Record summary:
The RNA shown here (SAM riboswitch aptamer (S box leader)) has 106 nucleotides and comes from Halobacillus andaensis. Its Rfam family is "SAM riboswitch aptamer (S box leader)". From the family's description: The SAM riboswitch is found upstream of a number of genes which code for proteins involved in methionine or cysteine biosynthesis in Gram-positive bacteria.

[in-house]
C1' cells in the first nucleotide's frame, strides 16, 4: 500500500509550547478561530476492537475487568453530492460510494 471483515447516533479535557488558518480530498452549506483554534507534547479521561476471566452452546453469544496493544475525547463520520422509495417539492426514509478505526491477510 491494497484485500476482506466488524464497527462508526452514545462515551469522554486541563495544562504547555505554538500563532493562523482548521472541520480528510473537491464542490456547496454550516460550523471552530488573536477571548489563541487547527497542531505538537505531558497528565487525565472514555470506550471496550484486540485482550483477559466466567457462562452457556456452537464456531458463535451473554455477562464482566481495564494492569497490556490500539483508538478515541466540538457539532451524527458536522451535513449534502449518487441511486431508490414517500410525499406537501421541499423534506425524510433506505442502501451505495468515499473516509475513519480495529482485526486478520498480501
Nucleotide at each position: 500500500u491494497u484485500c476482506u471483515u466488524a464497527u462508526c447516533a452514545a462515551g469522554a479535557g486541563a495544562a504547555g509550547c505554538g500563532g493562523a488558518g482548521g472541520a480528510a480530498c473537491c464542490u456547496g452549506g454550516u460550523c471552530c478561530a488573536a477571548a489563541g483554534a487547527u497542531g505538537c507534547u505531558u497528565c487525565a479521561g472514555c470506550a471496550a476492537c484486540c485482550a483477559c476471566u466466567g457462562a452457556a452452546a456452537a464456531a458463535u453469544u451473554c455477562a464482566g475487568u481495564a494492569a497490556g496493544g490500539u483508538g478515541c475525547u466540538a457539532a451524527c463520520u458536522c451535513c449534502a453530492g449518487c441511486a431508490a422509495g414517500u410525499u406537501u417539492u421541499a423534506a425524510c426514509u433506505u442502501g451505495g460510494u468515499a473516509g475513519a478505526u480495529g482485526a486478520g491477510a498480501a